[in-house]
Context: one part of a larger RNA
RNA sequence: UUGGGUUUAAAGGGUGCGCAGGCGGACCAAUUAGUCAGUGGUGAAAUCCCGAGGCUCAACCUCGGAACUGCCAUUGAUACUGUUGGUCUUGAAUACGGUUGAAGUAGGCGGAAUGUAGCGUGUAGCGGUGAAAUGCAUAGAGAUGCUACAGAACACCGAUCGCGAAGGCAGCUUACUAAACCGAUAUUGACGCUCAGGCACGAAAGCGUGGGGAGCGAACAGGAUUAGAUACCCUGGUAGUCCACGCCGUAAACUAUGAUCACUCGUUGUUGGCAAUACACAGUCAGUGACCAAGCGAAAGCGAUAAGUGAUCCACCUGGGGAGUACGAUCGCAAGGUUGAAACUC
Numbered sequence: 001u002u003g004g005g006u007u008u009a010a011a012g013g014g015u016g017c018g019c020a021g022g023c024g025g026a027c028c029a030a031u032u033a034g035u036c037a038g039u040g041g042u043g044a045a046a047u048c049c050c051g052a053g054g055c056u057c058a059a060c061c062u063c064g065g066a067a068c069u070g071c072c073a074u075u076g077a078u079a080c081u082g083u084u085g086g087u088c089u090u091g092a093a094u095a096c097g098g099u100u101g102a103a104g105u106a107g108g109c110g111g112a113a114u115g116u117a118g119c120g121u122g123u124a125g126c127g128g129u130g131a132a133a134u135g136c137a138u139a140g141a142g143a144u145g146c147u148a149c150a151g152a153a154c155a156c157c158g159a160u161c162g163c164g165a166a167g168g169c170a171g172c173u174u175a176c177u178a179a180a181c182c183g184a185u186a187u188u189g190a191c192g193c194u195c196a197g198g199c200a201c202g203a204a205a206g207c208g209u210g211g212g213g214a215g216c217g218a219a220c221a222g223g224a225u226u227a228g229a230u231a232c233c234c235u236g237g238u239a240g241u242c243c244a245c246g247c248c249g250u251a252a253a254c255u256a257u258g259a260u261c262a263c264u265c266g267u268u269g270u271u272g273g274c275a276a277u278a279c280a281c282a283g284u285c286a287g288u289g290a291c292c293a294a295g296c297g298a299a300a301g302c303g304a305u306a307a308g309u310g311a312u313c314c315a316c317c318u319g320g321g322g323a324g325u326a327c328g329a330u331c332g333c334a335a336g337g338u339u340g341a342a343a344c345u346c
Stems, first nucleotide, its partner, number of pairs: 004317003007300002012314001014201004021194003025088007033081002035077008049065006091191001092188004096183005103177007110154001114150008125136002162169002206247006215241002220236004258313006266291009295302002319346003328339004
C1' cells in the first nucleotide's frame, strides 16, 4: 500500500462556517471527452511463456510461435458518466401566519443567607472533633434586637423538562440579536451534501494590565492523628474564585458512538405545534426518554435518536514499552500547545 477496522480491544478531529477537491434529483435533445467494439501502424533484440532441436543429461545454446496487457491514427456504438442547450418540482431556500425555550449581549431592579461595622440587652463561655487541641472571649465574646455597608450566588418552581454547533445556559425585568418547529398557500428552480488547508468559537486552571475581595480556598502556618503524616480531620489563610480588556487553546471537550441522505416489527411516557374537539380513543410533524422483533455484535449490549441495511465525503488506527518523549518547524509574554520520530527492549 491493499485489505480490514474506529461505543468498551489501537482508532471519530472539542465544535461550527467554509475555498479548493470529491460526490450529487427527474425529463428531453445535441455532442462523443470518458467508456465499449473493429481495423491499420508502432510496441528493437535479448528476457518471460509454449512447441521443437543441439552439446551423453542439465544448466546453457539455437529455431519457430505466442506475448509485450501500452501508445498513435481511423471507423463505428451511444446505455451510463461528462459537457452544452432546454424543461420540471419531489432535494434546498425564500415569502406569509403562528408557537416555543435557563439561546446570546448590554442595562436596571429584588429578597434570603453570609461577613463586617455601630448601638442596645446580657454573662461566661464560644467554637471545633471520633476524642481533643490550636483559635475566639471579662479590653464583654458566643446568643439576641435594630441600623448601615460589602461582595458573591440565585432556595422553592425544577423534571428521565427545555434551549444552544459544541463549550455551555437558571432570581425578576427592559432593549437589541439569533434560532428551531408547526400550518396553509405562493415564489426561485438542484441553488445540494461533505470538506484537506483556512477562519471563528471553545469548561476549568493558568498568564498580562487595572479594579474588586463577602464566602470558599491551592500554597503556607499552627493544632491533632500516626512508628512517621510534607496527607485525610480541625483553626487560620495568600494567590485564585468575581468584573473589564487582552492572551492561552487544552479536558473522561463522553453518547468514550463524525456529518448528510434513504430504507427497515411493535409497546409505552413526555415537550412544542397542527387537526378534530366529548382530551373518549385514535391521528400527524419535529424533538426527548424507557422496553423490545428482525438484524447486528466477541460479548456487554445496540435496536427508526442503530452499533441494522445501503450511498457520499472527511478524520483516524495498524503489537506493548521507549513516547505524546527527542530533534526540527510553528504558535505563545510565560506556562506550554500543535506537528511528531528513532536507537534500544519485550

Small-subunit ribosomal RNA, central domain from an uncultured Bacteroidota bacterium, 346 nucleotides, folded computationally. Rfam family: Bacterial small subunit ribosomal RNA. Rfam links the family to the GO terms ribosome and structural constituent of ribosome. The coordinates come from a structure-prediction model, not an experiment, and the mean pLDDT is 86.